[in-house]
RNA sequence: AGAGUCAGCCGGAUGGCCGCCACGGCCUUGCCGUGGAGGAAAGUCCGGGCUCCACAGGGCAGGGCGCCAGGUAACGCCUGGGAGGCGCGAGCCUACGGAAAGUGCCACAGAAAACAUACCGCCUAUGUUCGCAAGAGCAGGCAAGGGUGAAAAGGUGUGGUAAGAGCGCACCGCGCCGGUGGUAACACUUGGUGGCAGGGUAAACCCCGUCCGGAGCAAGACCAAAUAGGGGAACUGGCCUUCUGGCCGCGUGUGGCCCGCACGGUUCCCGGGUAGGUCGCUUGAGGUGCAUGGCGACAUGCAUCCCAGAUGAAUGGUCAUCCUCGACAGAACCCGGCUUAUAGGCUGACUCUUUUU
Repeated sequence: AGAGUCAGCCGGAUGGCCGCCACGGCCUUGCCGUGGAGGAAAGUCCGGGCUCCACAGGGCAGGGCGCCAGGUAACGCCUGGGAGGCGCGAGCCUACGGAAAGUGCCACAGAAAACAUACCGCCUAUGUUCGCAAGAGCAGGCAAGGGUGAAAAGGUGUGGUAAGAGCGCACCGCGCCGGUGGUAACACUUGGUGGCAGGGUAAACCCCGUCCGGAGCAAGACCAAAUAGGGGAACUGGCCUUCUGGCCGCGUGUGGCCCGCACGGUUCCCGGGUAGGUCGCUUGAGGUGCAUGGCGACAUGCAUCCCAGAUGAAUGGUCAUCCUCGACAGAACCCGGCUUAUAGGCUGACUCUUUUU
């Protein structure tokens, strides 16, 4: 100097004039003060807080997650580690339990893609036919050689055999057991043992482990007002009994089904009225700073701050100046994540290449 990797920050600013919303104060037909959209407010994909329903229980079905250990209110999130893979490297990715429970699938090529098979080929020990013999045919044996393919009964060597083959042996590989290290996933091993379950695929069905009530601020609560306390349907029942209660039936009960439970003059359908106001509504699993502990996510302690609450929907207009010349884009109960979009600018650490000292 160039090319990269990881992490973080800003994302228009300043001043004047007019205008809008909330809260507070006051001398209240107004004035003053303070504050006023995001890093994703987006998607509505996860997890919760909160509100309501349900004696909130059990089971089936259904769904989520899936290496280990931690963090968190919790999670499909985050952190660290392990294994596999990519990269020269800094680093990055993983839908990461099980293929020895079972079923399915693997195009084309190839003999054959699994209870394996014989296209080219090797053998004639053994049986049989022909032949003087050499040899040829039939029966038989082989999967070691060649070919196809992503993948074809583990690899190399050696012995043996008619020819072979883990058929035997040595080494390697693989499975199981042991030892060492680690909380663990797992790693190592000049320990032992077995000829050894041929590959892939579970983001195929499936098996295993573990977790899961539902609806949602248009939740819900209160006030006021109005209307037609209208019409129809089901059950409205049976038994016992001390006349009060019990049992069965029926109906309802916030994902589906069953059991249980609770409630009961209950439920369902049609029609009519109101659709106005207040609360919920912003002080929080809150922000910031410092210290301590931890590799880290984060936790604890102390200090400090209050930082939008609109409701057809608040921050707009204009002038001047600066500048990186402005991207993606506007809260609607709140919070923690993930994913997607993003003009331009700044900072730190690390890696590689080249050159100079």
A computed fold for a 357-nucleotide RNA from Sedimenticola sp., annotated as Bacterial RNase P class A. Its Rfam family is "Bacterial RNase P class A". It is annotated as a ribozyme. Rfam links the family to the GO terms ribonuclease P activity, tRNA processing and dimeric ribonuclease P complex. Model confidence (mean pLDDT): 76 of 100.